[in-house]
Context: one part of a larger RNA
Molecule: small-subunit ribosomal RNA, 3' major domain
Organism: uncultured bacterium
RNA sequence: UGACGGGGGCCCGCACAAGCAGUGGAGUAUGUGGUUUAAUUCGAAGCAACGCGAAGAACCUUACCAGGGUUUGACAUAUAGAUGAAUAUAUAAGAGAUUAUAUAGCUCUUCGGAGCAUCUAUACAGGUGGUGCAUGGUUGUCGUCAGCUCGUGUCGUGAGAUGUUGGGUUAAGUCCCGCAACGAGCGCAACCCCUGUUUCUAGUUGCCAGCACGUCAAGGUGGGAACUCUAGAAAGACUGCCGUAGAUAAUACGGAGGAAGGUGGGGAUGACGUCAAAUCAUCAUGCCCUUUAUGUCCUGGGCUACACACGUACUACAAUGGCUGUAACAGAGGGAAGCAAGCUAGUGAUAGCAAGCGAAACCCAAAAAGCAGUCACAGUUCGGAUUGAAGGCUGAAACUCGCCUUCAUGAAGCCGGAAUUGCUAGUAAUGGCAGGUCAGCAUACUGCCGUGAAUACGUUCCCGGGCCU
Numbered sequence: 001u002g003a004c005g006g007g008g009g010c011c012c013g014c015a016c017a018a019g020c021a022g023u024g025g026a027g028u029a030u031g032u033g034g035u036u037u038a039a040u041u042c043g044a045a046g047c048a049a050c051g052c053g054a055a056g057a058a059c060c061u062u063a064c065c066a067g068g069g070u071u072u073g074a075c076a077u078a079u080a081g082a083u084g085a086a087u088a089u090a091u092a093a094g095a096g097a098u099u100a101u102a103u104a105g106c107u108c109u110u111c112g113g114a115g116c117a118u119c120u121a122u123a124c125a126g127g128u129g130g131u132g133c134a135u136g137g138u139u140g141u142c143g144u145c146a147g148c149u150c151g152u153g154u155c156g157u158g159a160g161a162u163g164u165u166g167g168g169u170u171a172a173g174u175c176c177c178g179c180a181a182c183g184a185g186c187g188c189a190a191c192c193c194c195u196g197u198u199u200c201u202a203g204u205u206g207c208c209a210g211c212a213c214g215u216c217a218a219g220g221u222g223g224g225a226a227c228u229c230u231a232g233a234a235a236g237a238c239u240g241c242c243g244u245a246g247a248u249a250a251u252a253c254g255g256a257g258g259a260a261g262g263u264g265g266g267g268a269u270g271a272c273g274u275c276a277a278a279u280c281a282u283c284a285u286g287c288c289c290u291u292u293a294u295g296u297c298c299u300g301g302g303c304u305a306c307a308c309a310c311g312u313a314c315u316a317c318a319a320u321g322g323c324u325g326u327a328a329c330a331g332a333g334g335g336a337a338g339c340a341a342g343c344u345a346g347u348g349a350u351a352g353c354a355a356g357c358g359a360a361a362c363c364c365a366a367a368a369a370g371c372a373g374u375c376a377c378a379g380u381u382c383g384g385a386u387u388g389a390a391g392g393c394u395g396a397a398a399c400u401c402g403c404c405u406u407c408a409u410g411a412a413g414c415c416g417g418a419a420u421u422g423c424u425a426g427u428a429a430u431g432g433c434a435g436g437u438c439a440g441c442a443u444a445c446u447g448c449c450g451u452g453a454a455u456a457c458g459u460u461c462c463c464g465g466g467c468c469u
Stems, first nucleotide, its partner, number of pairs: 007469007015459002019423005026315008034306002042053002064301007073124001077123008087104007106115003126290002129288003135284002137279003140275001142273001147186006153162003166177003192267004197235007207224002211222003238261001241255005317416001321375006333364003338357002342353004382413001387408007429451007
């Protein structure tokens, strides 16, 4: 100088408290450990690993295993020599990779050759092999916490101190005042994006108040530019105004006006550093190892195993509910090897035909919660696991190992021990919708809107953090 203390003082945070909903019990999904296995590829490990890398393992992916091939190689560059092919189609062998045969089959040229391709030889290629404790880059975390420093000056023999401490204040090292300090930098804040209000401009593919036409209905048509909306430009909020408190300060509290009030609400943005944190399997890269194999091609298998243990979710245990019927109201997205209206067939998943739309135009698209009827507290008209049968879809191919439909079957489960998690408002809870990945496959993830609470006395205590001592 720091760090630490079951030392002290001050302060903050869903940290506790006050509440709401959960997890921990059940079934299933998924990840992990363990075990098993020829292989169950590898990584991630308290918070900060465990629905994580993986925005989607039937083949491929794929890195693992078994077997079958190959060795200048699946891929790149260069040199020398030889050749004219490469490739396509057909046939045969084979699990395929591949091999053999047949047919077709190079371009330019100054005729020296050049290009391209194959073979041979040599340099070399290759490695998801090792080391993240050799590294770059990227990322997590403390933490969006309010801190971390520098120049000059001053003090100290020096390490260092001062500034940055103190009195107030703030979300904030935010600002004010004071002070041997005076200034400055990285952070804070603001500048950026979305959202909430208004005005202006513009008016199609969106809109329809007034006028007219028209329809079973319909912005369907003429037209309109008001409204909604779209998307560009502005305005608006600054403690600006008033009062009280304060030190005539910073600021705090209350009020007015206002769509919005004291950072309006979200997002992006992560200082100096910490953890030899994570990643050599995104990529790059030193060194080491390998080179008829630790490279590479293929078929099949595995990553999907299952006495068990843990994490994260979904579905429930029901009447604030289940089932049947039924009138409405979203936002944000996606669509051409695509989205598909409509008609027909089918109980249905789907199939056949097919309009429109590269989309403010057409389609996905039905929003769901809502309302009415019924069920009357039961392992039930709750719950849906499991299993049987019959089908559908994608795809060369659903046995290992996909999803969906119908009929039948109808398990556990009656609200969950110790313990433990999230959340302070359009939030929690609850309801559905969309997208990416993707041939197919979503209870995951990323977004979107609908309905919409309770509670916060307070800071003694638990956890984490900041300042002074």